[in-house]
RNA sequence: CGGGGCGUGGCUCAGCUUGGCUAGAGCGCUUCGUUCGGGACGAAGAGGUCGCAGGUUCAAAUCCCGCCGCCCCGA
Numbered sequence: 001c002g003g004g005g006c007g008u009g010g011c012u013c014a015g016c017u018u019g020g021c022u023a024g025a026g027c028g029c030u031u032c033g034u035u036c037g038g039g040a041c042g043a044a045g046a047g048g049u050c051g052c053a054g055g056u057u058c059a060a061a062u063c064c065c066g067c068c069g070c071c072c073c074g075a
Stems, first nucleotide, its partner, number of pairs: 001074007010027004020058001029045005051067002054064002
C1' cells in the first nucleotide's frame, strides 16, 4: 500500500441481505423472597446516542459516502 472480516448494555453475542413490534438474549449487577448464613432457586429492576460524523427517506442498528480502532491475508 491492496483485499477481507469485526465494532450493538459490564462480558459473550443475535438482529443488518426483506428499513417500520418504541433495540433483544444469555451471563453478570441491584433489591426482595426462600435459607441459621452462603450457594442454588423464584420474583422484580437498573443498565445501550447500535465505533464516530454526514447523506438518502415520512422513518435508518439496517441503505449510501467518509473517517477511526481491532483482527486476518497478500505485497
Transfer RNA from a Candidatus Omnitrophota bacterium, 75 nucleotides, folded computationally. Its mean pLDDT, the model's own confidence on a scale to 100, is 81. The source organism's lineage runs through Bacteria, Pseudomonadati and Candidatus Omnitrophota. Rfam family: tRNA. Rfam classes the family as a transfer RNA.